The prediction has a mean pLDDT of 80. A computed fold for a 101-nucleotide RNA from Paenibacillus sp., annotated as Guanidine-I riboswitch aptamer. The organism belongs to Paenibacillus, within Bacteria. Its Rfam family is "Guanidine-I riboswitch aptamer". About the family: This family represents a conserved RNA structure found upstream of the ykkC and yxkD genes in Bacillus subtilis and related genes in other bacteria.
[in-house]
RNA sequence: UUAAAUGUUUUCUAGGGUUCCGCGGCAAUUGUGUCGGUCUGGUCCGAGAGAAAACUCACAGCCUGUUGGUUGUGUCACGGAGGGACAAAAGCCUGGGAGAU
Numbered sequence: 001u002u003a004a005a006u007g008u009u010u011u012c013u014a015g016g017g018u019u020c021c022g023c024g025g026c027a028a029u030u031g032u033g034u035c036g037g038u039c040u041g042g043u044c045c046g047a048g049a050g051a052a053a054a055c056u057c058a059c060a061g062c063c064u065g066u067u068g069g070u071u072g073u074g075u076c077a078c079g080g081a082g083g084g085a086c087a088a089a090a091g092c093c094u095g096g097g098a099g100a101u
Stems, first nucleotide, its partner, number of pairs: 007055006015045002020042002022039001023036005057074007076096001078099001082094003
């Protein structure tokens, strides 16, 4: 310097806030209104560097015998600021980016 599956989806978790629900305060007592996330929570958002599963891909073995089946393996990954979305925030997106090693 270049290339690479460093793949896709789903479910969940760490984490995140406050639309809705609940909870708490106040007002009202007929519906409710309003404030509070410096409220444990349900809904909600949610990881490249967290988990699991399915599919896919690469390589190897075996079977089949030309196109498939099946088994196994697939390591690593420090990281801003600023900006963006939804009600809002975030390990979300920008982004395996800038930068560092």